Parts: sequence; structure tokens; C1' cells
RNA sequence: CCGUGCUAGGUGGGGCGUUAGCGGUGCCCUGUAACCCGCCAUCCGCUAUAGCGGGGCCGAUGCCCGUCUGAGGGGCCGUGCCUUCGGGACCGGCUCGUCGCGGAAAGCGUUGACGGCCAGGUCCUGCGCAACACCGACCCGCGAACCAGGUCAGGUCCGGAAGGAAGCAGCCUUAAGCGACCGUCGGUGUGUGAUGCAGAACAGCCUGGCUCGAGCUGACCACGAUGGGUUUGCCUGGAGGCUCAUCCUCGAAGUCGGGUGCACGG
Repeated sequence: CCGUGCUAGGUGGGGCGUUAGCGGUGCCCUGUAACCCGCCAUCCGCUAUAGCGGGGCCGAUGCCCGUCUGAGGGGCCGUGCCUUCGGGACCGGCUCGUCGCGGAAAGCGUUGACGGCCAGGUCCUGCGCAACACCGACCCGCGAACCAGGUCAGGUCCGGAAGGAAGCAGCCUUAAGCGACCGUCGGUGUGUGAUGCAGAACAGCCUGGCUCGAGCUGACCACGAUGGGUUUGCCUGGAGGCUCAUCCUCGAAGUCGGGUGCACGG
């Protein structure tokens, strides 16, 4: 070095998920020259030599270790975007006002604008007056079988008589009360007033008078300032999703390097 027979080993690996953990079934990645059957998710098998059971094939061809590259997965803190739930109102949008300035339709104005002065009113208070409402008194009418008054026929009683006494009905009158609501008077009150007097106030507005002598008001529009409301833009907080970047971690596959069994025969 070659051949034969074996053995170790191989017949895919990895991430996520699950699990105390490992492996499988599940999803994904990588990769192929990548066996078959049975089991399995409120699961199956096992315990650091961590799938089990059965069958087949290859077999030191290949396998193991290390370096570098590295698909892909996972994690922390972040970037950007989207969705959703709150809060805010600095900026922006919309909207409602106010003020200033400019423009301006129109109107008023020499039958006198704006301004100035005076008087009165508007507002308030007190006292009157008036109005209205209520109450009371008076006025008016009615109003007592007896227990109200007057007059008391008849009748009764006392008395020898003169005369006297009580007193029913009737008549007149009246009390309590009832009615009438007209008038008079008094009291209380008022969402009252073309009202009087006095006071207070006198800024604005209105009316009138005097003065001056040419302006005044102004829908609407532009700009600016300011106040309120609202807001999906904006700011801010929470949750979820996607994407991107750094770092950490696992890591298929590839490159390079190293290692590699036993027996027999030639």
C1' cells in the first nucleotide's frame, strides 16, 4: 500500500415553542448522496451515555476536534411607521367674539355733523297723592214665643175706695248675628303710577335749548393684537403590531488545519 471480516460510528443538523431538563411529534431555517414501520399535545419516550421498540443499509468510504466566514432564530435598550386608549392646548387648522388700523356699499348732515356748555328725563331713597287688594267701623235692610227695652188692650193681683203693681198678645225699637255691597272714614299691603315735594346719583344713553361751523355713522373685506370653544395636525403617557441598527446569545452550511480502531492474508 492492497484485499477480506469486524467494531466504534453513521443513516442529517439547527432555531423557536413545550418541558425541571433532554429528545420526538408541531412551526421555521439550512441542506441532501440525507432508510423503512409503530407511538405521541390536558401527549409519547427518557434522566446527564437523556426518544423508545422492530427491521434494513453503509461502515473507518466516513467520523471526531479546532480556526474563520456565516443563512436563520431568540433577547435587552433604542429609531421610524401604523393601530388603539387617555391627557394637554405651546404652535397650526376651524369657529365664535372684542379692539386697533386701512379700504368700502350705503345712510345722516349748512332745514346745522362732530365737539363744548346748560336744563330735564332715564336709575335709587324717603314722605305725600292716586290706583288696586284686604280688614274694621259707620251708613242701609232684616233681626228676640219667655230668659232685651218702651207702651202695654183684654185679663190677673193688692186696696173699702181713690189708686197702685206685675205683665201676655199686639205695636214701636234695639243687642248678638245675618245680608247688601253702593257710599264715607280708618288701618295694612303692593311686580302699581304719563303723579307732587325733597334727597342721592349725575358714567353712559335719550329729549330740548345755546354755541361752533363740516363732518359723522357704517353692513362687508384685508391685516394685526387679544379672549373663549373645538381639533383627526401638534405635544405627551400607556398598550399592540411591523421595520431598521448596535450589542448579547444559539447557530445550519461552507473554508482551512489536525486526529482516526481490531483481526487475518498478500

This is a predicted structure of a 266-nucleotide RNA (Bacterial large signal recognition particle RNA) from a soil metagenome. It matches the Rfam family "Bacterial large signal recognition particle RNA". The family's RNA type in Rfam is non-coding RNA gene. Rfam links the family to the GO terms signal recognition particle, plasma membrane targeting and SRP-dependent cotranslational protein targeting to membrane, signal sequence recognition. The sequence is in RNAcentral, with records from MGnify. Of the family's consensus pairs, 93% are formed in the model.